Model confidence (mean pLDDT): 87 of 100.
A computed fold for a 324-nucleotide part of an RNA from uncultured Occallatibacter sp., annotated as large-subunit ribosomal RNA, domain IV.
Its Rfam family is "Bacterial large subunit ribosomal RNA". Rfam links the family to the GO terms structural constituent of ribosome and ribosome.

[in-house]
Context: one part of a larger RNA
RNA sequence: AGCUCGUUAAGGAACUCGGCAAAUUGGCUCCGUAACUUCGGGAGAAGGAGCGCCCACGCAAGUGGGCCGCAGUGAAGCGCGAACGGCGACUGUUUAACAAAAACACAGGUCUCUGCUAAGUCGAAAACGACGUAUAGGGGCUGACGCCUGCCCGGUGCCGGAAGGUUAAAAGGAGAGGUUAGCGCAAGCGAAGCUUUGAAUUGAAGCCCCGGUGAACGGCGGCCGUAACUAUAACGGUCCUAAGGUAGCGAAAUUCCUUGUCGGGUAAGUUCCGACCUGCACGAAUGGCGUAACGAUCGUUCGACUGUCUUAACGAGUUGCUCG
Numbered sequence: 001a002g003c004u005c006g007u008u009a010a011g012g013a014a015c016u017c018g019g020c021a022a023a024u025u026g027g028c029u030c031c032g033u034a035a036c037u038u039c040g041g042g043a044g045a046a047g048g049a050g051c052g053c054c055c056a057c058g059c060a061a062g063u064g065g066g067c068c069g070c071a072g073u074g075a076a077g078c079g080c081g082a083a084c085g086g087c088g089a090c091u092g093u094u095u096a097a098c099a100a101a102a103a104c105a106c107a108g109g110u111c112u113c114u115g116c117u118a119a120g121u122c123g124a125a126a127a128c129g130a131c132g133u134a135u136a137g138g139g140g141c142u143g144a145c146g147c148c149u150g151c152c153c154g155g156u157g158c159c160g161g162a163a164g165g166u167u168a169a170a171a172g173g174a175g176a177g178g179u180u181a182g183c184g185c186a187a188g189c190g191a192a193g194c195u196u197u198g199a200a201u202u203g204a205a206g207c208c209c210c211g212g213u214g215a216a217c218g219g220c221g222g223c224c225g226u227a228a229c230u231a232u233a234a235c236g237g238u239c240c241u242a243a244g245g246u247a248g249c250g251a252a253a254u255u256c257c258u259u260g261u262c263g264g265g266u267a268a269g270u271u272c273c274g275a276c277c278u279g280c281a282c283g284a285a286u287g288g289c290g291u292a293a294c295g296a297u298c299g300u301u302c303g304a305c306u307g308u309c310u311u312a313a314c315g316a317g318u319u320g321c322u323c324g
Base pairs, nucleotide, nucleotide: 001319002318003317004316005315006314007313008312010310011309014308019305027051028050029049030048031047036041038144052067053066054065055064056063057062068072080303081302082301083300084299085298086297087295088294092104093103108142109141110140111139112138113137114136120128121127145290146289147288148287150220151219152218155217156216157213158212159211160210161209164208165207166206170202171201175197176196177195178194179193182189183188221239222238223237224236225235248282249279260276261275262274263273264272
């Protein structure tokens, strides 16, 4: 000097991104216990009191009396607490070895496929699904619970339809070419057969077409004017669209401008909480908004507590170094 540990006057978060770390708390019995709530919880809420030994009585619980210490859960082990908010309902799961979470899962909800030789999985077979049978099985999305889940089917997808259009192989075989028995003086014509082609016509699904469908992929406007101060616009006009964002929420895990503005908390608050709405660029199962309980979750605050700090000091062990 480093490391690990212990103690500390006064102050008590002034430290710091942040109370990180440390400290406080701690057991048992009794008293007492709020908002909120899904009536189960919240709750060990919070907050307080007692705790040893001896004697007597008592079945015991305990009651009465006495005694000692600074200290009686006499050592160790053994919850810090409270308030507000975000996210996720919850218990679970996860990046073995930098991430444990708001991610995944979840019960519940809903859509869709599947009638059994099921759909689906699979390299053939076999097998699984299932020795199951639609209260079953596969797939997608959402994610307890509560209140709800608006408008658009023009595009894409899916489902249904079959009149018409288009359309494959195949069928069909008009016609054409090659070859040549024959005919012809020649040019040439040319049967049958073989061969190379081949029009019309018939011809399914699909596509076009006609409908449906959003808890399918998705989408959900602009400009101008108007009220007896001003401002604003319930109202009107106009253009475009398939339809122009409903309820609820909103500077939000989403707000650029932005430290928006107002209120609260602080002496002082880019964070936090409550409002406002001008939503750059929320919004309804890519779910919307709430929500008791829960969380080694994230943000803010308070109490208690402390060497985190003001500001450093002392001690123990150990390591390194120096001397011997």